Predicted 3D model of a 78-nucleotide RNA (c-di-GMP-I riboswitch aptamer).
The coordinates come from a structure-prediction model, not an experiment, and the mean pLDDT is 80.
[in-house]
RNA sequence: CAAACGAACAGGCAAACUAAUCGAAAGAUUAGGACGCAAAACUAUAGGGCCUUCGAGAGAUGGUAGCCAGUUAUCGAA
Numbered sequence: 001c002a003a004a005c006g007a008a009c010a011g012g013c014a015a016a017c018u019a020a021u022c023g024a025a026a027g028a029u030u031a032g033g034a035c036g037c038a039a040a041a042c043u044a045u046a047g048g049g050c051c052u053u054c055g056a057g058a059g060a061u062g063g064u065a066g067c068c069a070g071u072u073a074u075c076g077a078a
Base pairs, nucleotide, nucleotide: 005076006075012037013036017032018031019030020029021028022027035066041071042070043069047068048067049064050063051062054059
């Protein structure tokens, strides 16, 4: 230095739930709040999966990155 790994330290993110707003829904944003997270950072036209609406079926032009995945990255013992 690189890869792998995850004890400690520093800093970081924020599930459920509550309120307001947006949306047909799924869901999103903001504030509160912490279940957890070493990528719980970014990417939804690389791809798969899942959710929602409509539909006989096939199938999103709507969502989800805290499902897998791709890209980049903090700290540092054994």